Context: one part of a larger RNA
Order: sequence, then structure tokens, then C1' cells
RNA sequence: UGACGGGGGCCCGCACAAGCGGUGGAGCAUGUGGAUUAAUUCGUCACUAACCGAAGAACCUUACCCAGACUUGACAUCCUCGGACCGCGGCUGAAAGGUCGUUUUACCCUUCGGGGUACCGGGAGACAGGUGUUGCAUGGCUGUCGUCAGCUCGUGUCGUGAGACGUUGGGUUAAGUCCCGCAACGAGCGCAACCCUCAUGGUAUGUUGGCAGCGUAAAGUCGGCCACUCUUACCAAACUGCCCGUGCAAGCGGGAGGAAGGUGGGGAUGACGUCAAGUCGGCAUGGCCCUUACGUCUGGGGCUUCACACAUGCUACAAUGGCUGGGACAGACCGUUCCGAGACCGCGAGGUGGAGGUAAUCGGAGAAACCCAGUCCAAGUUCGGAUUGCAGGCUGCAACUCGCCUGCAUGAAGCCGGAAUCGCUAGUAACCGCCGGUCAGCAAAACGGCGGUGAAUACGUUCCCGGGCCU
Repeated sequence: UGACGGGGGCCCGCACAAGCGGUGGAGCAUGUGGAUUAAUUCGUCACUAACCGAAGAACCUUACCCAGACUUGACAUCCUCGGACCGCGGCUGAAAGGUCGUUUUACCCUUCGGGGUACCGGGAGACAGGUGUUGCAUGGCUGUCGUCAGCUCGUGUCGUGAGACGUUGGGUUAAGUCCCGCAACGAGCGCAACCCUCAUGGUAUGUUGGCAGCGUAAAGUCGGCCACUCUUACCAAACUGCCCGUGCAAGCGGGAGGAAGGUGGGGAUGACGUCAAGUCGGCAUGGCCCUUACGUCUGGGGCUUCACACAUGCUACAAUGGCUGGGACAGACCGUUCCGAGACCGCGAGGUGGAGGUAAUCGGAGAAACCCAGUCCAAGUUCGGAUUGCAGGCUGCAACUCGCCUGCAUGAAGCCGGAAUCGCUAGUAACCGCCGGUCAGCAAAACGGCGGUGAAUACGUUCCCGGGCCU
């Protein structure tokens, strides 16, 4: 000077408390450990690993295993020889590959001898190649403390010096935010603001959007119109600006007006640093190591194993419910190797077909919870849907290992979960569905968004956890 204390003072945070819903018990999904295996590729391990890298493992991916192959190589540059390349076919093989044949005969320069270019094949070596190793050699990027309010510098002053002051103190704030004081005076990185979005109004804009009035009427369908909704640009608006109280001030309490009030809600934004934190397997890169293999190609298998343990979820255990019929209301998004309407076939998944759409035009697209009516009558049930059998559908070269979906049948555990433990303070929690990325298909119950319905509670800071300032 820091750090630490079961030292003290002051102060924050869903930290506790007050509430609401969960997890921990069941079945299933997914990840991890362990065990198994020819291989079950690798990394990640308290918070800060474990639906994490992986926003898509049947082949591919793929890094692992077995088998069959190659050795200047799947890929780059250079030399030499031959041939344009491409394309098509036979035999063999699981394929890679091997082997035999066929067709075509390019472009540029030319002194017509030939030379060059690109591509293919043969050869030689320089070299390629390595998801091999070291994240404790590194860059870059990231997690975390933490969106916590801190971390420093210049000059000056004090101290022999390490260092201190400034940054402490009294108030105040979400904030080292601001005010007052002061051997300090200033400044920088952070805070805040500038950025995006939502909430109000105005101007502009009227098609593909809208429809109050007029005509038409089955339908904003058409004529018409641009008022309204909306679209997308620009502008205005909020600043403790105004009033009252209080205070030296900063500010705080209340009020008015206002769509919005004291940072209006949300996002982006992460200081100096910490953990030799994470990543050499995104990429880059030093050293080391392999070089007929630790490189490369192919077929098949594995990453999908299963006594068990943990983690994150989904579905439930029912009547605030299940089932049947009818009725209503979103937002955001996606679509040309694509979205695919109406129609027809099928109980259905789906199929046939193809209008329209490069999309405010057409399509995905039926929102669901909700409302109305009926039924079930407390039961392991008309709850619950695991598991299994059969029959089908779709994608794809191919669904045996190992895909998803449909129909019929089957109907398991489960009657609200021990110790313990998690999330959330408002359009939040909880409940409800919709869309997207990845993607042929899909193991998505994940992740990222979108809207619909819409609560309870906070006395308080003694205690638990994390943090800030002073001592």
C1' cells in the first nucleotide's frame, strides 16, 4: 500500500423477508459422469462445465474404429515428357480404385519448321498435408466479478522513504451524480448523454394499404375517395421547465399541465484490472513431433451402447378439468433448386394438380388459451400418455443398426413430490399459442423472437449470499 476478519460505522442488489410459480418424487427428451465397447472422436468441470462448442451426427458431416486402397499425394508453386480438356461405354470391385475401348481434336503467336496458354495423364524432387502436442510460448475473441462505481494521471504540497494528499469530510444521487468544505488545482478512462426501439402529436406519402360519406353489393369486390387505420421519412415534445413546501446549495417531498415526470419502458454499450479462467478442434501463430504415415481416398460401423449417478427441460398426476360441436380476436416472421390457394382423392399423415406470388398484392395461415352448448361424476377414471404390436405416409442413393409423421390396437409410472433448492417487483411472474434460423428430412420438448390473457407481494434490513465507501 493492499487483501483478509465468526472487528466497527454507512449503503446497495429478487440477497433475505413478503408473495406467486417451479425443481428435487413419476414417465419421456437432451447433456454430463461412470460403466461398457473394435470405436463408443475431442474440448468444457463450483458460482463462471453439464439442450455448452453442436443455429440440425442415417451416408456426408467425422475428427473415432474395422477393412480395402494411394504415396509429390484430396490441395499450392516450380521442372520435364505426352495428350486439348470435357463427354460416353464394357469388364472387375462393397466403393475408392483398377483395366479395356470410343468420340472430339480447342485458343493465342507464327519466319508454317514450330513455340506458348489452360486443362488432363506419366515422371523426378523441392515441397504439400496433420482436428498431432503445448491456451503454462502467443494473437484474436470470450466468460466472470459487474452496468458494480470505480480505476488513474499531470503539476503542486507533505514525508528520509515506501507512499500520502487530490479520490478523505458534511449532504445528495442509480452513479467519483452533483453541491458545500478542504493543500490542493486540473485532467483522462469509466457514469450520464449522443445511437436503436416502444409510448403522443404534426407535416409529407396514398399503392399492394385504408373505407366515414356517395354509387355497386355475396365480398373494400369494383367505381370513387385519402377523412380514418396504417406505411415510412422528417419535425415537435420532458428540461425538476412551472407552482407550493423544505434546504446555504446540490437536491428532496407534494401539485398542475401533459400521451409520457423526475434516468418515461426496453435494448445496444462492459473502465483499470482479477481468475497463468476458456479456446492451438473457428481462424491465425512460435516451438516440438509424424512424413508409403499421426497425411489422403473409399465401404461399413461408431459418436444413438446402459446396472447406475447428476444437470437442464417437456408432459402429467385432473373438474379453475378431459372430450365433442359451434363462435371470436394477434403480432412478428418466412417464401423462386421456394411458398403453394381453390378443386379432387384419402379416416389421416399425405397424394394429384397447379391459380397466384421475386410478395403491404399471392401463399405459409386454421392462432391457442377464451366464449357458448352438450357430455363425463370422483374412479388410476372419457385423468395420464409411456411402452409395445400391426398397417400406412414423407424425405432421401439409402431409414436394420439410427429419422419424422399418421391410423387402429395396447394402455405403464404417476393421486402434487424428503432433506434441500431455483426464478420473478408489472404488462413482470404465471398460463396460451404463432414464427424463424440451422435444415433433403429430423430425433426442437432446445435456442432466438412474436403477440394473447394477466396476477400476488415488498413491514423492513436483524439474519444468509454478493458488492461499494470510511475506519
Molecule: small-subunit ribosomal RNA, 3' major domain
Organism: uncultured bacterium